[in-house]
RNA sequence: CCGGAAAAAGGCAAAACCGCUGAAAAACGGUGACGCAAAGCCAUGGGUCUAAAACCGGCAGCCAACUGCUGGCUGGUCAUGAUUGCCAGGCUGCCGCAG
Numbered sequence: 001c002c003g004g005a006a007a008a009a010g011g012c013a014a015a016a017c018c019g020c021u022g023a024a025a026a027a028c029g030g031u032g033a034c035g036c037a038a039a040g041c042c043a044u045g046g047g048u049c050u051a052a053a054a055c056c057g058g059c060a061g062c063c064a065a066c067u068g069c070u071g072g073c074u075g076g077u078c079a080u081g082a083u084u085g086c087c088a089g090g091c092u093g094c095c096g097c098a099g
Base pairs, nucleotide, nucleotide: 002099004095011036012035016031017030018029019028021026034085040091041090042089044088045087046086047083048082049081054077055076056075057074058073059072060070061069062068
């Protein structure tokens, strides 16, 4: 130095509930502990989640009419959004047996 068995000092905090921000996913704070040796940090690659905006369609409405119009309803595509407690990668770090 590698090595995560055991232990000490300590750390983090899933679900759920409450508050709050957000269109949502989700974030943040409180309560709470399922777990975690990087569950410390970074959205870089993949995955997953969401779909406001945008785009495409259907319906409805407007119009004498249209290839037109719409503070309407609805379906689809989509990240620029989210997640590092999904995986990989990068940076940093407490303690440590046998080997």

Source information:
The RNA shown here (c-di-GMP-I-GGC riboswitch aptamer) has 99 nucleotides and comes from Firmicutes bacterium HGW-Firmicutes-14. It matches the Rfam family "c-di-GMP-I-GGC riboswitch aptamer". Gene Ontology term of the family: cyclic-di-GMP binding. The source organism's lineage runs through Bacteria, Bacillati and Bacillota. The sequence was found by an Rfam model in a public genome assembly.